[in-house]
RNA sequence: UCCCGGGUAGCUCAGUGGUAGAGCAAAUCCCUGUUAAGGAUAAGGUCGUAGGUUCGAUCCCUACCCCGGGAG
Numbered sequence: 001u002c003c004c005g006g007g008u009a010g011c012u013c014a015g016u017g018g019u020a021g022a023g024c025a026a027a028u029c030c031c032u033g034u035u036a037a038g039g040a041u042a043a044g045g046u047c048g049u050a051g052g053u054u055c056g057a058u059c060c061c062u063a064c065c066c067c068g069g070g071a072g
Base pairs, nucleotide, nucleotide: 001071002070003069004068005067006066007065010024011023012022013021018055027041028040029039030038048064049063050062051061052060
């Protein structure tokens, strides 16, 4: 320098154009003599950045940034 994959909640990851979800963790409550386990509830997101396409973009296109792999 070029090619490929990835970047979404604190963590691990879903989500192939129509209001962004799960598990775990953390919070509150229930349960219990207490803890653990179990149950319930609510919260937590500028979807890496900036543009473009579209009525509408996490999703499609372009550039850039970061991580991993490969070629030279």

The RNA shown here (transfer RNA) has 72 nucleotides and comes from a bacterium.
It matches the Rfam family "tRNA".
The sequence is in RNAcentral, with records from ENA.
The prediction has a mean pLDDT of 82.